[in-house]
The RNA shown here (Bacterial RNase P class A) has 398 nucleotides and comes from a Pseudomonadota bacterium. Rfam family: Bacterial RNase P class A. By type it is a ribozyme. About the family: Ribonuclease P (RNase P) is a ubiquitous endoribonuclease, found in archaea, bacteria and eukarya as well as chloroplasts and mitochondria. Model confidence (mean pLDDT): 79 of 100. NCBI's taxonomy places the organism under Bacteria, Pseudomonadati, Pseudomonadota.
RNA sequence: GAAGUCCGCCAGGCAGCCGCUGUGCGCGCUGCGCGCGCAUGGAGGAAAGUCCGGGCCCCAUAGAGCAGGAUGCCGGCUAACGGCCGGGCGCAGCAAGUCGAAAGACCCAAGGCGACAGAAAGUGGCACAGAAAACACACCGCCGAUGGUCCGGCCGGCGCGAGCCGGACGGGAUCAGGCAAGGGUGAAAAGGCGGGGUAAGAGCCCACCGCAGACCGUGGCAACACGGCUGGCACGCAAAACCUCAUCCGGGGCAAGGCCAAAUAGGGAAGCCAUGGCGCUGCUCGCGCCGCUUCCGGGUAGGCUGCUAGAGCGCCGCGGCAACGCGUCGCCCAGAGGAAUGGCUGCCGGGCAGCUUCGGCUGCCGCACAGAACCCGGCUUAUCGGCGGACUUCCACU
Numbered sequence: 001g002a003a004g005u006c007c008g009c010c011a012g013g014c015a016g017c018c019g020c021u022g023u024g025c026g027c028g029c030u031g032c033g034c035g036c037g038c039a040u041g042g043a044g045g046a047a048a049g050u051c052c053g054g055g056c057c058c059c060a061u062a063g064a065g066c067a068g069g070a071u072g073c074c075g076g077c078u079a080a081c082g083g084c085c086g087g088g089c090g091c092a093g094c095a096a097g098u099c100g101a102a103a104g105a106c107c108c109a110a111g112g113c114g115a116c117a118g119a120a121a122g123u124g125g126c127a128c129a130g131a132a133a134a135c136a137c138a139c140c141g142c143c144g145a146u147g148g149u150c151c152g153g154c155c156g157g158c159g160c161g162a163g164c165c166g167g168a169c170g171g172g173a174u175c176a177g178g179c180a181a182g183g184g185u186g187a188a189a190a191g192g193c194g195g196g197g198u199a200a201g202a203g204c205c206c207a208c209c210g211c212a213g214a215c216c217g218u219g220g221c222a223a224c225a226c227g228g229c230u231g232g233c234a235c236g237c238a239a240a241a242c243c244u245c246a247u248c249c250g251g252g253g254c255a256a257g258g259c260c261a262a263a264u265a266g267g268g269a270a271g272c273c274a275u276g277g278c279g280c281u282g283c284u285c286g287c288g289c290c291g292c293u294u295c296c297g298g299g300u301a302g303g304c305u306g307c308u309a310g311a312g313c314g315c316c317g318c319g320g321c322a323a324c325g326c327g328u329c330g331c332c333c334a335g336a337g338g339a340a341u342g343g344c345u346g347c348c349g350g351g352c353a354g355c356u357u358c359g360g361c362u363g364c365c366g367c368a369c370a371g372a373a374c375c376c377g378g379c380u381u382a383u384c385g386g387c388g389g390a391c392u393u394c395c396a397c398u
Stems, first nucleotide, its partner, number of pairs: 001394010012348007020042010044369001048380002051378005056253004068249005073087005088116001089114003097106003117244002122242002125237002139183002141179003146176006154167005191209002194206003210233001211231003215228005257305004267296006276290005312331003316327004349367001350365006
């Protein structure tokens, strides 16, 4: 310098005018709210989906177990997580490289992907195709050693002859039977490859590779890796089938919850019964109810609060590979409630289109996705354009 990959950041800028809204101060009305003036704050990286985890609040709650749900390689981080960081193993694979005429094959950096515990506890499943899909199997094919059958030629004997009988040979075909190498099917066919062996074959035997082991050693906290020993190879795949094991999990949510509290109706208490009505009761007294006054309490409308100072943000230092943690200093950064955060204009920047004498000019777009509602950590999804950094490979120079 080029290419690739990953991570982080920004999200048009400035100014003027007119509005909306929170807070503070001042003034005026007034009666605690309203108006005016000044100052100052006013959307996001996702405010979204509401998928996961927590704070906070109310309710429930001895402990243990069952049921149900979630998670699941190892280590770390965290308030917690299904998140993040680092590592291990596996899979796929671009560039570069190697081979090749090519097609392509091998290898495959940084980086990508993996619900990545258990299939040797049990139950069940494996579509289509295929002979056979887990007690392996036999369609084509190979063999037919062994036991038969048929054909063929050879030798011997007999017969005038056609031919018959006997014998050995092992040529050909085939039945029983043997095989699982090759073909073919499939996502998957019961180790691979080479040699020996055989009638043909086969871990049947051997070398190498692979595989298995609850074995040994070394390294590592561990997952695991490497080496050795043993074993001819068993134990196909799938647990995002049931299931087993381990860990975790009470329910509901700011419309949670708390406080103040009208009018009307109803409730309770005390008092008044002067007049009256009704009931006990035919009369008197008394009592009760209706009635009147005062007070209390519940609840509705409405208002206040919860409500934004927090697992907060920024710089620096220290520890850590990192996620992250600790410390010093500094900062305060929306708080609406039928729901504010907007509108117009100018200049600059950007994008698109047209024209161009390549100097620019003109027009359009107000400019990606999008809009807080108790707060926070994540994940996922949407997103015009731009900036920065790290890593890997290659080239050149020193």